[in-house]
RNA sequence: UCGACUCUCGCGGGAGAGAUCGGGUCUCGAUUCGACGGGCCUCGGAGCCGAAGGCGCAACCGCCCCGGAAACGCUCAGGCAAAAGGACCGCGCGAGUCUG
Numbered sequence: 001u002c003g004a005c006u007c008u009c010g011c012g013g014g015a016g017a018g019a020u021c022g023g024g025u026c027u028c029g030a031u032u033c034g035a036c037g038g039g040c041c042u043c044g045g046a047g048c049c050g051a052a053g054g055c056g057c058a059a060c061c062g063c064c065c066c067g068g069a070a071a072c073g074c075u076c077a078g079g080c081a082a083a084a085g086g087a088c089c090g091c092g093c094g095a096g097u098c099u100g
Stems, first nucleotide, its partner, number of pairs: 002100001003098005009092005020045005026039004047080003053076001054074003060068003
């Protein structure tokens, strides 16, 4: 210096599932001061999704006592307009390790 691998960070891409029902505070509109409609938040209910995380089984792998292990499964958590998040993929800087 090149190559491979790992990690932080940055950029880009990135799925699925009700803008659900009811109650309440606040607020906006309307107001014949009464109904009514919208929005944020919050509480509760049913339905649903899985690609943060978590847990479980296991192909497989290993140093084979035992351990590691999924995009499979469960949905505790999270999510179901937008936003945010998002496994994973690509690119880039930096750091580390390994071989030559």